The prediction has a mean pLDDT of 76. Bacterial RNase P class A from uncultured Pseudomarimonas sp., 368 nucleotides, folded computationally. The sequence is in RNAcentral, with records from MGnify. Lineage of the source: Bacteria > Pseudomonadati > Gammaproteobacteria > Lysobacterales > Pseudomarimonas. Rfam family: Bacterial RNase P class A. Rfam links the family to the GO terms tRNA processing, ribonuclease P activity and dimeric ribonuclease P complex. The family's RNA type in Rfam is ribozyme.
RNA sequence: AGUCGGCCAGGCAGUCGCCGCCGCAUGCGGUUCGCCGUAUGCGGGGGAGGAAAGUCCGGGCUCCACAGGGCAAGGUGCCAGGUAACGCCUGGGCGGCGCGAGCCGACGGAAAGUGCAACAGAGAACAGACAGCCGAACGAUGGCCCACCUCGGUGGAAUCAUGCGUGGUGAUGGUGAAACGGUGCGGUAAGAGCGCACCGCGCGCGGGGCUAACGCCGCGUGGCACGGCAAACCCCACCUGGAGCAAGACCAAAUAGGGACGUAAUGCCGUGGCCCGCGGUGCGUCCGGGUAGGUUGCUUGAGCCUGGCGGCGACGCCAGGCCUAGAAGAAUGACUGUCUUAGACAGAACCCGGCUUAUCGGCCGGCU
Numbered sequence: 001a002g003u004c005g006g007c008c009a010g011g012c013a014g015u016c017g018c019c020g021c022c023g024c025a026u027g028c029g030g031u032u033c034g035c036c037g038u039a040u041g042c043g044g045g046g047g048a049g050g051a052a053a054g055u056c057c058g059g060g061c062u063c064c065a066c067a068g069g070g071c072a073a074g075g076u077g078c079c080a081g082g083u084a085a086c087g088c089c090u091g092g093g094c095g096g097c098g099c100g101a102g103c104c105g106a107c108g109g110a111a112a113g114u115g116c117a118a119c120a121g122a123g124a125a126c127a128g129a130c131a132g133c134c135g136a137a138c139g140a141u142g143g144c145c146c147a148c149c150u151c152g153g154u155g156g157a158a159u160c161a162u163g164c165g166u167g168g169u170g171a172u173g174g175u176g177a178a179a180c181g182g183u184g185c186g187g188u189a190a191g192a193g194c195g196c197a198c199c200g201c202g203c204g205c206g207g208g209g210c211u212a213a214c215g216c217c218g219c220g221u222g223g224c225a226c227g228g229c230a231a232a233c234c235c236c237a238c239c240u241g242g243a244g245c246a247a248g249a250c251c252a253a254a255u256a257g258g259g260a261c262g263u264a265a266u267g268c269c270g271u272g273g274c275c276c277g278c279g280g281u282g283c284g285u286c287c288g289g290g291u292a293g294g295u296u297g298c299u300u301g302a303g304c305c306u307g308g309c310g311g312c313g314a315c316g317c318c319a320g321g322c323c324u325a326g327a328a329g330a331a332u333g334a335c336u337g338u339c340u341u342a343g344a345c346a347g348a349a350c351c352c353g354g355c356u357u358a359u360c361g362g363c364c365g366g367c368u
Stems, first nucleotide, its partner, number of pairs: 001368008010339007018047002021044010049345001053356002056354005061244004073240005078092005093107001094105004108235002113233002115229002130173002132169003137166003140162004145156004181199006200224001201222007208214001248296004258287006267281005303322008
């Protein structure tokens, strides 16, 4: 200088407050005479975080739904393990970055199917000839040679030249994110897995590895058949019911309304000309539902600390000890002094495990 892990998050003293809890005293109310409730006073003790945050995952708890299976939709995705569970954590593998400690990774499947690849470039998937290279093959033109002849040509085999046409070539240049294995030797007209050696790759077998991922080691085999993208559809494997503490449970007034019984009663009122009929109506007791309000859920929990044991580790087991906010306008604050100048991000609301984000200053340890 760097890298990884762990920890702290002002201390002390004084004054004035705030929210629960416990004890005592006094007053009031109730009482089954044991106490209970309430108000006041006094005393004691407790009172935010590493993220309480974002509400992004996973679970507990509660209510509703649910025989079982399938489809759809969504999520997760190398392998093994940890865990209540996870998209988290640990270890390992592979790939990338770094001199290194170490860091990062949507990291299943592309020889099931469908699809996509801008620009550039000749060509973008069982491709492609722009430049360059070649002159083997076919043609063209010209030369040499031979034959014939009307001396100007005609025909012919081989060969040379030109690189004009047909053509060969994926070795070279150039384009691109990507151009259909790499290096060398042979080979060839020039080239090319065309042939061979080595490397790479595929397949098979054996060993190694936590019966794994892997491709680390060995053997055999194949000239390469299988380019990329699945954060494109898709395929495969696994997971997922919904709503949330304003969940939910209990107690329960006034007023209004509902039901049952008794009573006035052969009543009264309405309808109607009248009777029957139909409808309505007072008081009392009891019952049940709901509202206001109150209680609960509420903090003892996958809890914390110390020690031992097992495990590389995440973590697990055992023993001992501890109790550490619980409100409903919602508390945890303000001031002064001092220490060294005291300061960042930030405030619980049912609970817990994670992830992510914010953060002054400082301490300890491992490693490069």